[in-house]
RNA sequence: GGGCGGGCAACCGCCGGUUUUGGGCCUUCGGGUUCAGGACGGGAGGAAAGUCCGAACACGGUAAGGACACGGUGGUGGGUAACGCCCACCCGCCGGGUUGGGAACGGCCCGGUGAGGGAAAGUGCCACAGAAAACAAACCGCCGAUGGUUCGCUCCGGCGAACACAGGCAAGGGUGAAAAGGUGCGGCAAGAGCGCACCGCCGCUCCUGGUGACAGGGCGGGCACGGCAAACCCCACCGCGUGCAAGGCCAAGCAUGCAUGGCGACCUCGGUCGCGGCCGGUCCUGGCCGUCGGUGAAUGCCGGUCAUGCGGGUGGGCUGCUCGAGCUUGUCGGCAACGGCAAGCCUAGACAAAUGGUUGCCGUCCCGGUGAUCCACCGGGAGACAGAAUUCGGCUUACAGCCC
RNA sequence: GGGGCCGUAGUCUAGCCUGGAUAAGGCACCAGCCUCCGGAGUUGGGUAUCCCCGGUUCAAAUCCGGGCGGUCCCGCCA
Repeated sequence: GGGCGGGCAACCGCCGGUUUUGGGCCUUCGGGUUCAGGACGGGAGGAAAGUCCGAACACGGUAAGGACACGGUGGUGGGUAACGCCCACCCGCCGGGUUGGGAACGGCCCGGUGAGGGAAAGUGCCACAGAAAACAAACCGCCGAUGGUUCGCUCCGGCGAACACAGGCAAGGGUGAAAAGGUGCGGCAAGAGCGCACCGCCGCUCCUGGUGACAGGGCGGGCACGGCAAACCCCACCGCGUGCAAGGCCAAGCAUGCAUGGCGACCUCGGUCGCGGCCGGUCCUGGCCGUCGGUGAAUGCCGGUCAUGCGGGUGGGCUGCUCGAGCUUGUCGGCAACGGCAAGCCUAGACAAAUGGUUGCCGUCCCGGUGAUCCACCGGGAGACAGAAUUCGGCUUACAGCCC
Repeated sequence: GGGGCCGUAGUCUAGCCUGGAUAAGGCACCAGCCUCCGGAGUUGGGUAUCCCCGGUUCAAAUCCGGGCGGUCCCGCCA
């Protein structure tokens, strides 16, 4: 890393299905329904779990359309219905071995690991310590070439010494998670990519190989560009919401009871302009419902209707429901994930919810005893995690023991 | 069955979004003072695996992933 998750038998039960016997009830005489029994056949998992992703399916008043917001994913190529999953590869990092080199560092092999776009678009953060934490800085330190002060010598042109004053430096020390390339030689007052060689790094409208990530080479650059995006953000891609308590049909029963709000104009009578409410978080396009009647009139009253909230009734049945991106075997293609073809198979569908219990034998492991050790016999013990609830594909988590 | 929210001393809360080292406050608790004793008052004290395990980061209560536990909502008829 992969596979298995005790086996057989008897007896007693549980839940569906098919069939059948007997009784009751109904009947339009075809049958239907209910109760009791018989026979046959079926009945949990690798995770049925967490509900973390991806789908199928269903509804959301007609497109569930566009923009924004919000959420997710993030090397490349492939697999797949799809995925945040899987496979292969690339690159980085870590460990071990080996090898080249004086060293810096590099090559090769093996194993592991990575939530692996962008930090030279922008903003922000980097506590404490430390001199300094990101267009660097100077505490200890080194130097003091140049300038200055003082002293000495002098052939009066200068020369030498001291001071550590101005100033220069970034080697060494120290702080820190992190201090602005490394090794070596030269150079210098001291130093420093300051110069050079090598190593590392960066860039290129270059060449070669590769589908690609990228790799190798060439040319150029003294080197600039610290870390954090599981910080905001930018870029690319993806995503409408709710979940089988979705949804459809039937039956029973209560009080269409209460509150609040809307019900306007024009007119060619079919529409137009408005208003109120609803349609995924916002907006837009677009859509749906209402815009009614009585009274002479009214912002009033009565009725009707629509929407929202409260209240009321019920705790029933059927369906969705299990044949499906299905399983097994063989073969072919592919490094693999996986796919094609052929043959065979049918494998829970119950709703407070079945799939269990006892005994015996065998098998695994442990302990004790006897026989002389491998082994055999006897006695005793252990055997996990857990458990369908619309259905699939994954991931994650839990797990006694055994096999390869 | 499906979904939302939460977990910080004994208890109730803040801090979490925007990471910074001793995690803050009230009540309760403990000790001292006061009192004859107790209460009240007053002064002082923190008793914490920030639910657990990993990861990102120099650094995690805080950000990300997984697990555990608690709590709330969702039926049908109109």
This is a predicted complex of two RNAs, RNase P RNA and transfer RNA, with 482 nucleotides together.